[in-house]
RNA sequence: GCACCUAUAGCUCAGUUGGAUAGAGUGUCAGCCUCCGAAGCUGAAGGCCGUGGGUUCGAUUCCCGCUAGGUGCG
Numbered sequence: 001g002c003a004c005c006u007a008u009a010g011c012u013c014a015g016u017u018g019g020a021u022a023g024a025g026u027g028u029c030a031g032c033c034u035c036c037g038a039a040g041c042u043g044a045a046g047g048c049c050g051u052g053g054g055u056u057c058g059a060u061u062c063c064c065g066c067u068a069g070g071u072g073c074g
Base pairs, nucleotide, nucleotide: 001073002072003071004070005069006068007067010026011025012024013023019057028044029043030042031041032040050066051065052064053063054062
């Protein structure tokens, strides 16, 4: 330099042939339980889906650029 893959909650990940309020586990907080904790049960908070544009009535999803990480080739 070229090609490809990935980017979604604090962390690990799912998701959608484009459709209205984006989910799980774990973690955090609160309550129940307990003599106190752990475990267990219940609930809550936490994201405008890396970023900037485009297409569309509508974009996390499709297209283009950029950024970051990874793989391969030279």